This is a predicted structure of a 91-nucleotide RNA (Glycine riboswitch aptamer) from a Betaproteobacteria bacterium. The sequence was found by an Rfam model in a public genome assembly. Model confidence (mean pLDDT): 79 of 100. The organism belongs to Betaproteobacteria, within Bacteria. Its Rfam family is "Glycine riboswitch aptamer". Its family is annotated with glycine biosynthetic process in the Gene Ontology.
[in-house]
RNA sequence: CUCUGGAGAGCGCCGCGCCGGCCGGAAACCGGACGACGGCCACCGAAGGGGCACGCGGGAUGACCGCAAUCUCUCAGGUACCAGGACAGAG
Numbered sequence: 001c002u003c004u005g006g007a008g009a010g011c012g013c014c015g016c017g018c019c020g021g022c023c024g025g026a027a028a029c030c031g032g033a034c035g036a037c038g039g040c041c042a043c044c045g046a047a048g049g050g051g052c053a054c055g056c057g058g059g060a061u062g063a064c065c066g067c068a069a070u071c072u073c074u075c076a077g078g079u080a081c082c083a084g085g086a087c088a089g090a091g
Stems, first nucleotide, its partner, number of pairs: 001091005010041001012040004019035002022032003042079003048075001049073003055067004
């Protein structure tokens, strides 16, 4: 790199000036429902990021320093499907 498997939690509420298409309209700088985006509340942990010890290592046995996760925080990210996805298996 390719293939396969791969969890959790909202199809939440509000706004629609700008951007985007859709619908209505003869048309408008008009109207409507949305997406993106913004705000609020609730929630999730398996991109990324942060944290730590009765353990290990260093140090002199102390002080002190370093080291981890599927634990923890939830900054980031995510909360129908799709997508994404740590990790696992095969090539």